RNA sequence: GCGGAUGGCCGGAUGACCGCGGGGCGACCCGAGGAAAGUCCGGACUCCAUGAGGCAAGGGUGCCGGGUAAUGCCCGGCGGGGGCAACCCCAGGGAAAGCGCCACAGAGAACAGACCGCCGCGGUCGCCGGGAAAAGCCUCGGCAUCCGGCCGCGGUCAGGGUGAAACGGUGGGGUAAGAGCCCACCGCGGACCGGGCAACCGGGACGGCACGGCAAGCCCCACCCGGAGCAAUGCCGAAUAGGGACCCCGCGUCCGUAAGGUCCGCGACCGCCGCAAGGCGACGGCGGAGACCACGGACAGGGACGCCUUCAGCCCAGGGGUCCGGGUUGGCAGCUUGACGGCCGCGGCAACGCGGUUCGCAGAGGAAUGGUCAUCCAGCGGGGAAACCCGUGGACAGAAUCCGGCUUACAGGCCAUCCGCGCAU
RNA sequence: GCCGGUGUAGCUCAGCUGGUAGAGCACGUCAUUCGUAAUGAUGGGGUCGGGGGUUCGAGUCCCUUCACCGGCACCA
Numbered sequence: 001g002c003g004g005a006u007g008g009c010c011g012g013a014u015g016a017c018c019g020c021g022g023g024g025c026g027a028c029c030c031g032a033g034g035a036a037a038g039u040c041c042g043g044a045c046u047c048c049a050u051g052a053g054g055c056a057a058g059g060g061u062g063c064c065g066g067g068u069a070a071u072g073c074c075c076g077g078c079g080g081g082g083g084c085a086a087c088c089c090c091a092g093g094g095a096a097a098g099c100g101c102c103a104c105a106g107a108g109a110a111c112a113g114a115c116c117g118c119c120g121c122g123g124u125c126g127c128c129g130g131g132a133a134a135a136g137c138c139u140c141g142g143c144a145u146c147c148g149g150c151c152g153c154g155g156u157c158a159g160g161g162u163g164a165a166a167c168g169g170u171g172g173g174g175u176a177a178g179a180g181c182c183c184a185c186c187g188c189g190g191a192c193c194g195g196g197c198a199a200c201c202g203g204g205a206c207g208g209c210a211c212g213g214c215a216a217g218c219c220c221c222a223c224c225c226g227g228a229g230c231a232a233u234g235c236c237g238a239a240u241a242g243g244g245a246c247c248c249c250g251c252g253u254c255c256g257u258a259a260g261g262u263c264c265g266c267g268a269c270c271g272c273c274g275c276a277a278g279g280c281g282a283c284g285g286c287g288g289a290g291a292c293c294a295c296g297g298a299c300a301g302g303g304a305c306g307c308c309u310u311c312a313g314c315c316c317a318g319g320g321g322u323c324c325g326g327g328u329u330g331g332c333a334g335c336u337u338g339a340c341g342g343c344c345g346c347g348g349c350a351a352c353g354c355g356g357u358u359c360g361c362a363g364a365g366g367a368a369u370g371g372u373c374a375u376c377c378a379g380c381g382g383g384g385a386a387a388c389c390c391g392u393g394g395a396c397a398g399a400a401u402c403c404g405g406c407u408u409a410c411a412g413g414c415c416a417u418c419c420g421c422g423c424a425u
Numbered sequence: 426g427c428c429g430g431u432g433u434a435g436c437u438c439a440g441c442u443g444g445u446a447g448a449g450c451a452c453g454u455c456a457u458u459c460g461u462a463a464u465g466a467u468g469g470g471g472u473c474g475g476g477g478g479u480u481c482g483a484g485u486c487c488c489u490u491c492a493c494c495g496g497c498a499c500c501a
Stems, first nucleotide, its partner, number of pairs: 001421010012376007020031004033396001037407002040405005045229004050312002052309004058225005063077005078092001079090004093220002098218002100214003115160002117156009126143006168186006187209001188207002192203004233333004243324007252299006260293002262289005270281004301316003326500003340360002342357006377394001379392005426497007435450004444481001452468005474490005
């Protein structure tokens, strides 16, 4: 100098004027992001006609160890793969628990298979080579118990060929030809020994190959998970027809009380109306009853998301659900100071933790965070020898209950560390 | 803001446990007719919304992203 790898940061600056939201305010202070986004994970918080435990169902996660409020996130290792390297990527448990699938091609695709080829035996045909060339014919030469063709019965999986994948690989021995049939090395397997918290790594001996792939197919194993979501939820105010239809669950037994309803008796006490039955008004006190209503209690039973268990509490009267119809479109709380961020110190390889520090802090509710001007800073275009001048011009995007992550979008720029190559010393 | 669903031919939709993507309508050509429609025959047309992964192989399984659609207020 060129090419690359990793980590981190910024993402226009300053001022003036006008305006908007919040803090009781015309002074003063504060006022978008690294992703506020996607809503993909994990929580806080609130509610649910129940809390606890177990089972089932459903969903999710998946090497090991650690971090964390928690996670599918992060850190550090292990194994596998890629790269000369820095470094990067991996949903990375189990296929000897079971089921399923493996299209086409190919002889054969899962306790496989004989198409060509190779070899043996039997039968049959004479066969082989040359004459440029496939087949036939002719000719020459050689051999004739050879070699070969065809048919049949066997052996074989070394070779050819198919495929994503062919039932260990390479080399040697062996054999009729072959083959883990035998041997060496490699691979594989279950034990053993050593190291490591562990994943895993290393080692020698043994086995003689038995075990294809797919679990982001079902499944098995281990672990985690109740559901809904701030339009949750609570309060105030206003208005309406305080409505209708349908469905689900339930309303048991006993005891007591007698203020009340009710019933019985007695008492008090009359007036008016009517021929009368009776009606209206007045009086409306005492005693009793306990069937029914009511009130209180006990027991049993039942109810509260699929089932079961258990104790504790609650409820037993109405409660709940779906749909239709009606009314309102107001206010307050939740609502932003928190598992918060920055800086410093300590511990840890790191993620992170602990301690200190008053250094920082949007809170709207159809929803503020903006506009104009000036000067400057990158970038781009033009002019110029240069200083410089003129013009242009700044990405992705915008809070909505709040946090921790992941993912995605992003003009341009800066910093640090590392790797490879070239040149010079 | 929160929650759910759908993307396959020009349009409306199938495609079950992964193995050559189909149907109806529409379109082209031919036949029929004097001509048109209808009818009959035949043919063309597909980034399966985009990207990545698992697998020998993806419309289908997984992740991510884009577009579209729907629902959710309170009172009595």